[in-house]
Context: one part of a larger RNA
RNA sequence: UGACGGGGGCCCGCACAAGCGGUGGAGCAUGUGGUUUAAUUCGACGCAACGCGCAGAACCUUACCAGCCCUUGACAUCCCGGUCGCGGGGACCAGAGAUGGACCCCUUCAGUUCGGCUGGACCGGAGACAGGUGCUGCAUGGCUGUCGCCAGCUCGUGUCGUGAGAUGUUGGGUUAAGUCCCGCAACGAGCGCAACCCUCAUCCUUAGUUGCCAUCAUUCAGUUGGGCACUCUAAGGAAACUGCCGGUGACAAGCCGGAGGAAGGCGGGGAUGACGUCAAGUCCUCAUGGCCCUUAUGGGCUGGGCUACACACGUGCUACAAUGGCGGUGACAAUGGGCAGCGAGCCUGCAAAGGUCGGCAAAUCCCAAAAAGCCGUCUCAGUUCAGAUUGUCCUCUGCAACUCGAGGGCAUGAAGUCGGAAUCGCUAGUAAUCGUGGAUCAGCGUGCCACGGUGAAUACGUUCCCGGGCCUUGUACU
Repeated sequence: UGACGGGGGCCCGCACAAGCGGUGGAGCAUGUGGUUUAAUUCGACGCAACGCGCAGAACCUUACCAGCCCUUGACAUCCCGGUCGCGGGGACCAGAGAUGGACCCCUUCAGUUCGGCUGGACCGGAGACAGGUGCUGCAUGGCUGUCGCCAGCUCGUGUCGUGAGAUGUUGGGUUAAGUCCCGCAACGAGCGCAACCCUCAUCCUUAGUUGCCAUCAUUCAGUUGGGCACUCUAAGGAAACUGCCGGUGACAAGCCGGAGGAAGGCGGGGAUGACGUCAAGUCCUCAUGGCCCUUAUGGGCUGGGCUACACACGUGCUACAAUGGCGGUGACAAUGGGCAGCGAGCCUGCAAAGGUCGGCAAAUCCCAAAAAGCCGUCUCAGUUCAGAUUGUCCUCUGCAACUCGAGGGCAUGAAGUCGGAAUCGCUAGUAAUCGUGGAUCAGCGUGCCACGGUGAAUACGUUCCCGGGCCUUGUACU
C1' cells in the first nucleotide's frame, strides 16, 4: 500500500422487512449426475454448470459404436501422361450402401501462328502435400460470463516522505453518480458517470395509397364516386431546462411543496459495461504456437447410438378444481411471417386432414380463430376435477416414423385434495393471468426470442441475513 475482522461510523441494492405468486410433494417435458452399454460423442460444475453450447439428434446433422470399403485421398496448389468438351437425362447387373462393371439419348467451350499449341474440364500416375470436432483455453488471438450500470480506476506537474508511498481522490454538504457546491499543498487532465444514439408518451408541418371516412351520394361490404378533416403510416420539427413561484439551505450545490403542462426533476424502456478480478469459459464457431496420427487419430457408406434406466438433483409444463369444468354465444389487440411459400371460398370427413382452387412477392391477398369476457349447466365427489398410462383405428411430413416424429377419433382412465426442512421471482402497466407471432425447421418445443389483452398487493423501516461503496481502526497476512 492492500486484503481481511463473528471492529466502528456513514450509505446503497427485491438484500431483509411488508406483500403477491411460486419451487421443494404428484404426473409429464427437458437438462445433469450416476449406472448401464459395442457406443450411450464432446464440452459446461457455487453464485457466474445443469430448457447451457443445441434457433429444433428418425437418415443427414454426428464428432460416438459395429461392420463393409478407400489411401495424393471428400477439399487446395504444383509436375508428367492420356482424352476432348463441360453438362443434362434415361435405364441394366452385383451389393446393405459406399462402390465396381456395362449401355443409350440430348448437347458439342474460348483463343489459335491450325501444332493438342494455350486456357479449361475429366481420367490415370509419382511425390511434395492434403486431412484430423486428435491433445494442450495452464502457450495464445478473438469472443463471452462475472463482480457490476457498482462509482470507481489512474496520469502529468508540484509538494511532503531516506524509502515503499502519500497528497490530489481526504473533509463539510449534496447526488442515481469521484454528480455538483464549498473548503483544502495542491493545480490540472484522462478512462468511467451524465449527455450525444434508438424507442415509447404530446403537438405541429409535409405526404395520402394498399391506409382512413366527418360531411354528400352509393353498397351486402369504405364497395364505388368523392374527400385527406380524423385514425394511421413515416420523414422533419417543437416540447422539459429545477425554466417559473413559495419554503429551506451557507448568499452555494441542492432538497421540499406548488403552478402550468401530454410529460417534472434521470419522464418509462433499450443500446452503451472504466482500470481490473476469477491462470473463469471456449483449441468442438473461427484463427493459431507446440505436440501427436499419416493404408489412419484421415475419408466414404449401411445400421445402431447420442432417445438406455434400481436411482439423485436443477429448470419447466399440467393439475389437485366452483375466482372452476363443460356447452353455447360472441366483441375488442399488437408484433410478425409468406412463392420449393401463405393459402381464402366451396366440397368430403366426427376430427387430424384431404380435394379443388380465387387472391397475394403483400399497409392491397393469406396465415387469422385472439384468449381471458358473457349466458346456461354441474354442487363438493377422486367428481362432468385432473389427465398420465395403455389398447385400437387413422392423418400428415419425409427415400424411410421398429429402435425414435407430430397430430386426430374411440376406449382406458394412474398419481394428485395445495406440498417437510428449505428455497426463488417480482416495486407498476410491474407481479399474476390470458392468448398471439417469429427464428431454427421437410416434420417436430411445455424451451427461446418477441407481441399485445386483463391487471393487483405492499414497502413502517434499515436491527438482522446476503452483496457492494466511502472513511476509519486492529493485524503474527501481502
A computed fold for a 478-nucleotide part of an RNA from an uncultured Rhodospirillales bacterium, annotated as small-subunit ribosomal RNA, 3' major domain. The prediction has a mean pLDDT of 81. It matches the Rfam family "Bacterial small subunit ribosomal RNA". The RNAcentral record of the full RNA draws on ENA, Greengenes and SILVA.